[in-house]
RNA sequence: CGGGACGCCCAGGCAAUCGCGAGGCAGAAACAGCUUCGAGGAAAGUCCGGGCUCCACAGCACAGGGUGGUCGAUAACGUCGACUCAGGGUAACCUGCAGGCCAGUGCCACAGAAAAUAAACCGCCCCACCAAGGGGGUAAGGGUGAAAAGGUGAGGUAAAAGCUCACCAGUACCGCAGGUGACUGCGGUAGCUCGGUAAACCCCACCCGGAGCAAGGCCAAACAGGGCGCGCCAGUAACCAGUGCGGUGAAGCGCCCGGGUAGGCUGCUUGAACCCGCUGGCAACGACGGGUCUAGAUGGAUGAUUGCCACCUGCCUCAGGGCAGGUACAGAACCCGGCUUAUCGGGCGUCCCGUUCU
Numbered sequence: 001c002g003g004g005a006c007g008c009c010c011a012g013g014c015a016a017u018c019g020c021g022a023g024g025c026a027g028a029a030a031c032a033g034c035u036u037c038g039a040g041g042a043a044a045g046u047c048c049g050g051g052c053u054c055c056a057c058a059g060c061a062c063a064g065g066g067u068g069g070u071c072g073a074u075a076a077c078g079u080c081g082a083c084u085c086a087g088g089g090u091a092a093c094c095u096g097c098a099g100g101c102c103a104g105u106g107c108c109a110c111a112g113a114a115a116a117u118a119a120a121c122c123g124c125c126c127c128a129c130c131a132a133g134g135g136g137g138u139a140a141g142g143g144u145g146a147a148a149a150g151g152u153g154a155g156g157u158a159a160a161a162g163c164u165c166a167c168c169a170g171u172a173c174c175g176c177a178g179g180u181g182a183c184u185g186c187g188g189u190a191g192c193u194c195g196g197u198a199a200a201c202c203c204c205a206c207c208c209g210g211a212g213c214a215a216g217g218c219c220a221a222a223c224a225g226g227g228c229g230c231g232c233c234a235g236u237a238a239c240c241a242g243u244g245c246g247g248u249g250a251a252g253c254g255c256c257c258g259g260g261u262a263g264g265c266u267g268c269u270u271g272a273a274c275c276c277g278c279u280g281g282c283a284a285c286g287a288c289g290g291g292u293c294u295a296g297a298u299g300g301a302u303g304a305u306u307g308c309c310a311c312c313u314g315c316c317u318c319a320g321g322g323c324a325g326g327u328a329c330a331g332a333a334c335c336c337g338g339c340u341u342a343u344c345g346g347g348c349g350u351c352c353c354g355u356u357c358u
Base pairs, nucleotide, nucleotide: 001354002353003352004351005350006349007348008347009346010345012309013308014307015306016305017304018303020038021037022036023035024034025033040329044340045339047338048337049336050335051334052212053211054210055209064208065207066206067205068204069083070082071081072080073079084098085096086095087094088093099203100202104201105200106197107196108195121142122141123138124137125136126135127134150168151167152166153165154164155163169193170192171190172189173188174187175186176185177184178183216266217265218264219263225257226256227255228254229253230252238248239247240246273292274291275290276289277288279286280285310327311326312325313324314323315322316321
C1' cells in the first nucleotide's frame, strides 16, 4: 500500500422565536411569572427469562409444555463466556435445534429385483455337453436411486462372498496417560462392519402452578334499596346562600348505611441503576471504595419555523469557491436481563493474509 476478520462508539451542533409535559419557588389564587428537568440504540416485535402484584397450593405421581455437547456466569433464561466435537476458510475467524434409531413402533416419493432380518432383473457358476425352458448357488461385475449391506490386494471356490488373511477406515469394549468435564492421545482385543430418519411417535436427563399494572390498593357521585328523624293536606314542612319580612309551595323532605358503577388518587419510578477508581477471574461476570439522581404522560408532553456551521452526493468553476439536493430507523406507558428485526452516514481499536522497502 492492497485485500480481509472481529469488536466498540456517535446518531448532526449552536443561536433566536413560538409551543407542550412534570417538579420546585413566590403568591390570596390562576390556564399568568421565574426556574430546573423532559425518549432510544433499538423506546419496536412482544419471542424467551426474572422482579413486583393478586389467586391457588401438605406431599407425590400422571397429563401438558419446554430445554438438549461439557464446565461455568447469572435473580433467571431458549441468553452469555470459555472449552470440546463436526463443517468451512491460506489465516484472523465463522457456522452448528451438537442426547439416544443394537427399548419398541412408524416412514423412506420416483426409479429399482430388492429401501432392511431380508432381496436374484441382467450377468457369473452348477445340474455330462449344445439350444430352449426349469431348479439351485452367488451380492464380485452391470443397471436403478438421495441412499444398496466397509475399501484395496492375496488366498479360496464350480462361481462367489470377512468365507479366511494382510494393510487401511470405522464401531464396540479393555488398559494406561492427560483433563473438573465434554473429550483427547497411545496400546490392545473382537470380523463386530445389521442403511437412513427422533425439526417422526417415542425413550433418557433436567426445568416449569395460573393470570397480569386493564395486576393490586384507597376515596367515591348519580339512580335504585334499607334504616332513623321531621311533616300528616296546611299557605304547614321545605326552598329563595345566615336571620326577619316577603315570595314560591308539596306529600314529601333531611340525615345515615352498605355495596363500589361514573370519576378521581395510588401502584409510578432509587434501580439485579449509572459513572469513576481499585481488585479477583482467560472470559462471561463478580467483590470493595467513592460519587450521581437521570422522563413519568393518561387521548397520552418531549415539537415547529428561521439563520449560521458540519458531513455526504451531484453539477458548474479563472481552482478560491458557488448552486441544488440529502442527513436514517424510529419514538417511553410497571420495571429490569436477553434475543430478533429496522437503521442516511461517520469514527475508533485489535488481529490476519499478500506485496514492497529498511